[in-house]
Parts: sequence; structure tokens; C1' cells
RNA sequence: GCUCCUGUAGUUUAAUGGAUAGAACAGCGGGUUUCUACCCCGCCGAUGAGGGUUCGAUUCCUUCCGGGAGCA
Repeated sequence: GCUCCUGUAGUUUAAUGGAUAGAACAGCGGGUUUCUACCCCGCCGAUGAGGGUUCGAUUCCUUCCGGGAGCA
């Protein structure tokens, strides 16, 4: 330099173009307990960035950015 794959919460992830983007673990608060742990209830928190197509985009197209693989 060329080609391909990939990017959603702190982490692991779900979502056939259509519901308020869903869960688990983690974190925080509460209950329980003599205390801690387990368990139970609640809360917090995410679509890499820009543009396009569409009535509607996490999803499709495109450019850029980050990560990975292959070729040279």
C1' cells in the first nucleotide's frame, strides 16, 4: 500500500427496517443478618463520528476514526 472482518452500558452480549434499545455480571441504595457473604427489591448506565436512503436506521449505503486478520 491492497483486500476482508469488526465497533451497542465499566465487562459479556440480544435486537428480521417498526414497542420507551432488552438482559447478565459489575457499581449504588434499601431489605434480611449480631457483622460479612448468599438471597430479595429498587436505581444508574450504551448503539464510535459525520453524511445519505427511508414515513421510520442498532440494522441498508458512504466517508472518516479505532481494533483485528490476510497478501505484498